[in-house]
Context: one part of a larger RNA
RNA sequence: ACCGGCGAGUGACCGUCUGUGGCGAGGCUAAGGGAGCAACACCCGGAGCCGGAGCGAACGCGAGUCUGAAGAGGGCGUGGUGGAGUAUCCACCAGAGUCGCGGGCGGUCGACCCGAAACCAGGUGAGCUACCCAUGACCAGGCUGAAGCGCGGGUAAGAGCGCGUGGAGGGCCGAACCGACGUCUGUUGCAAAAGGCGCGGAUGAGUUGUGGAUAGCGGUGAAAUGCCAAUCGAACUUGGAGAUAGCUGGUUCUCCCCGAAAUGGUUUUAGGGCCAGCCUUGCGGAGCAGCCAGCGGAGGUAGAGCACUGGAUCGGCGCGGGGGCUUACCGCUUACCAACCCGAACCAAACUCCGAAUGCCGCUGGAGAAGGCCGCAGGAGUGAGACGGCGGGAGCUAAGUUUCGUCGUCGAGAGGGAAACAGCCCAGACCGCCGGCUAAGGUCCCCAAGUGUGGACUAAGUGGGCAAGGAAGUUCGGGCGCGGAGACAACCAGGAGGUUGGCUUAGAAGCAGCCAUCCUUGAAAGAGUGCGUAAUAGCUCACUGGUCGAGUGUGCCCGAGCGCCGACAAUGUCCGGGGCUCAAGUCCACCACCGACGCCGCGGGUUUGUCCGCAAUGACGAACGGUAGGGGAGCGUCGUGGUCAGCAGUGAAGCGAGACUGGAAGGUCUGGUGGAGCGGCCACGAGUGCGAAUGCCGGU
Numbered sequence: 001a002c003c004g005g006c007g008a009g010u011g012a013c014c015g016u017c018u019g020u021g022g023c024g025a026g027g028c029u030a031a032g033g034g035a036g037c038a039a040c041a042c043c044c045g046g047a048g049c050c051g052g053a054g055c056g057a058a059c060g061c062g063a064g065u066c067u068g069a070a071g072a073g074g075g076c077g078u079g080g081u082g083g084a085g086u087a088u089c090c091a092c093c094a095g096a097g098u099c100g101c102g103g104g105c106g107g108u109c110g111a112c113c114c115g116a117a118a119c120c121a122g123g124u125g126a127g128c129u130a131c132c133c134a135u136g137a138c139c140a141g142g143c144u145g146a147a148g149c150g151c152g153g154g155u156a157a158g159a160g161c162g163c164g165u166g167g168a169g170g171g172c173c174g175a176a177c178c179g180a181c182g183u184c185u186g187u188u189g190c191a192a193a194a195g196g197c198g199c200g201g202a203u204g205a206g207u208u209g210u211g212g213a214u215a216g217c218g219g220u221g222a223a224a225u226g227c228c229a230a231u232c233g234a235a236c237u238u239g240g241a242g243a244u245a246g247c248u249g250g251u252u253c254u255c256c257c258c259g260a261a262a263u264g265g266u267u268u269u270a271g272g273g274c275c276a277g278c279c280u281u282g283c284g285g286a287g288c289a290g291c292c293a294g295c296g297g298a299g300g301u302a303g304a305g306c307a308c309u310g311g312a313u314c315g316g317c318g319c320g321g322g323g324g325c326u327u328a329c330c331g332c333u334u335a336c337c338a339a340c341c342c343g344a345a346c347c348a349a350a351c352u353c354c355g356a357a358u359g360c361c362g363c364u365g366g367a368g369a370a371g372g373c374c375g376c377a378g379g380a381g382u383g384a385g386a387c388g389g390c391g392g393g394a395g396c397u398a399a400g401u402u403u404c405g406u407c408g409u410c411g412a413g414a415g416g417g418a419a420a421c422a423g424c425c426c427a428g429a430c431c432g433c434c435g436g437c438u439a440a441g442g443u444c445c446c447c448a449a450g451u452g453u454g455g456a457c458u459a460a461g462u463g464g465g466c467a468a469g470g471a472a473g474u475u476c477g478g479g480c481g482c483g484g485a486g487a488c489a490a491c492c493a494g495g496a497g498g499u500u501g502g503c504u505u506a507g508a509a510g511c512a513g514c515c516a517u518c519c520u521u522g523a524a525a526g527a528g529u530g531c532g533u534a535a536u537a538g539c540u541c542a543c544u545g546g547u548c549g550a551g552u553g554u555g556c557c558c559g560a561g562c563g564c565c566g567a568c569a570a571u572g573u574c575c576g577g578g579g580c581u582c583a584a585g586u587c588c589a590c591c592a593c594c595g596a597c598g599c600c601g602c603g604g605g606u607u608u609g610u611c612c613g614c615a616a617u618g619a620c621g622a623a624c625g626g627u628a629g630g631g632g633a634g635c636g637u638c639g640u641g642g643u644c645a646g647c648a649g650u651g652a653a654g655c656g657a658g659a660c661u662g663g664a665a666g667g668u669c670u671g672g673u674g675g676a677g678c679g680g681c682c683a684c685g686a687g688u689g690c691g692a693a694u695g696c697c698g699g700u
Stems, first nucleotide, its partner, number of pairs: 001700006011109013026050003032044003054061002064076004079093006112250002115247001119240006130214001132212007139204001141173003144169001148165005177201003181198005216232001218228003225234001253634006263276005277382002279379007291366007303354001304352002309348003313344004320337002322334004385410010415426003430604004435600003441594003444578003450591001452590006463580001469565002473562006479554004490547005496520003501515003526541001530539002605624007635689001637686008646678002654673002657670005
């Protein structure tokens, strides 16, 4: 890992609702007893419980009672209707409980199952290890050479000095022994801590044998929270014990109907609860909800506006202020600042003279008859939501961000499209069909359907990723100029005189720079557009004439379409690919076709409504995606009772195979194996269904 077996809402008692049955103003017995072989069944047993009356804390009273001084008032109770002779009587009707059994749910118990870390009690441990006690054992060899002592020498005597002797030391080197600093190997090992090579201590606070002592709320500790039997921030073991687990995981057959929530309030609450909301089932009710239309309302958002509150810009006027002059005061002045006011143009969630659309409320009417509305009762789940559109807040008008409102989808939704892709687009799957029509999206090939029609655009493979910004890209439209009195471009010719303007300067002559920028001739010609010279010269332009003959300028006019640059990341490439250019790109118009589990057609099933009917059922219509979850109907397993005077060695169950059959769980048959039990039907009772729990046991 696979296969097989085992494996999780149970039982008791109580409560509550419901189904069903008995009896019914009553219902039921419990313990126990009788008989009996005997639990049960049968016959007793009315103690007691529930109901039939309430009120009061209670004594208690009672269709009333409690409060109270009260016969008042009030609270909680006393069924309704009718009639009568009306503070009473009659009649009629209503009124149900209780005891079993089954089911749903709740409470107390382990309470669906497995799972702690822990807590407590009683024991067992110091054969490991820590420390201690008693008694034993062990430390090759070598080195150093303390004190003391002796001698020599020295001194006044000493001290000190030298030599010798001596043999001290948590002394030195280094085996055994004890240790464990480095590194390599080992890492399903030789080994649950080792091996190799080096390393530290090795007469000491040394090492070690044996016997003994200390015990878990404890011991021991040269102290690390170390050690106390491969376990230690509190050992192990048995028990309390099925501790508790608002947590994680798991929870076993089938079909049919409905079908959520991820919100509000509150919570030592936030991944849990409670109440409400939303789902489901039963009973009852209404014709009310929702939708559409008309009418009537409330309101201050979007927008807009500046009348208020504030902000903010320019101009005018200018109180006042600042500066200057004058000066005791008064005063004069100013290209400074500037209130109010006027004109113009603005800004605002917490501004409003205004002010929608929607939405909301009410009334009336209408369509509509559906898993729509309201109430009561039983059962839930949910209370982590996600993305998208629109309207806001927070943030950076960041985030697959966060937080509200509103709608949608996913959640719990399959199918088609978007290459792939919960939340986007289309569309809501009862089943079948080798029939038809469409949606989104598509129609050259992959790939179903147009190489469709008409018009235009794009040259960038733009399409097929991106901004500010940039540009004689290209197409279309407009404005303003010039133009048959001849424009634009090109070509021919002219482009002059005062004058080398004045200044400056070495020079400055149109053309370094500064100032001025006139006049004349003329068709026209700047005191000069650029190149050029040391300065002149020279070339050229503006401007004019001519040739030519119809458009031309806008390089600072405006608008629109499509494109270009901007555009840098790691194997070689950002249309799904091939490939595509009067398109297979883009825009406009149009026709056709393809395309889904949508719609239609045909057949079938189930549920439900209406109608017919006593009913089975039939006819017609509608509905039938689905997680949590509610409701309904079934299949199968084990056992018990009854029944079939069922089956079975002429072969039961089980096992393995095939065939047939039912809407599913399943059922039946055949032959094989097997070798002794088993089944149908009606009921009853459960240790009743496995793929998952790092499930448990076994096998391979």
Large-subunit ribosomal RNA, domain II from a soil metagenome, 700 nucleotides, folded computationally. The coordinates come from a structure-prediction model, not an experiment, and the mean pLDDT is 85. The RNAcentral record of the full RNA draws on MGnify.